Annotation:
The RNA shown here (c-di-AMP riboswitch aptamer (ydaO/yuaA leader)) has 143 nucleotides and comes from a soil metagenome. Model confidence (mean pLDDT): 84 of 100. Of the family's consensus pairs, 96% are formed in the model. The RNAcentral record of the sequence draws on MGnify.
[in-house]
């Protein structure tokens, strides 16, 4: 100086900084931005199978290595369950002021609550982390 994200600013206030500061840190409070909880109504309302929920683009397909039941006709066998890698997808993100299109490039995780929560005015409660880079595509609008 950028980029994912809500994850920035302000202000006290305590440490700490050779004297003062700056600037690091922690508390507390506020604006701002994010989440969830919560009413009338609406919605569900029975069966079966299973608990159910949430943040977040991260849902869903195909194939399938390792592995595990199960069957005999006992074989490099047939079956059924799941599934590393791998391909696509729904949705996301990025090319440097902001759109629009074109072109390109990447993401397509994970984590939490814990028998509980549909939606929901008041109200109530949480978070403000962590990670990455060093570019400079094309035309077209506006400001």
């Nucleotide at each position: 100086u950028g980029c994912c994200g809500a994850a920035u600013c302000c202000g006290c206030c305590c440490g700490u900084a050779g004297g003062u500061g700056a600037g690091c840190g922690a508390g507390c409070g506020g604006a701002g931005c994010g989440g969830g909880g919560g009413a009338a109504c609406c919605a569900a309302a029975u069966c079966c199978c299973c608990g159910g929920g949430g943040c977040g683009a991260a849902c869903g397909g195909c194939c399938c290595a390792a592995g595990g039941g199960c069957c005999c006709a006992g074989g490099u066998g047939g079956u059924c369950c799941a599934g590393c890698a791998g391909c696509c997808c729904a949705g996301c993100g990025c090319g440097a002021c902001u759109c629009c299109u074109c072109c390109g490039c990447g993401c397509g995780a994970g984590c939490c609550c814990g028998u509980c929560a549909g939606c929901u005015a008041a109200c109530c409660c949480c978070g403000c982390a962590g990670g990455c880079g060093a570019g400079c595509g094309a035309g077209g609008a506006a400001g």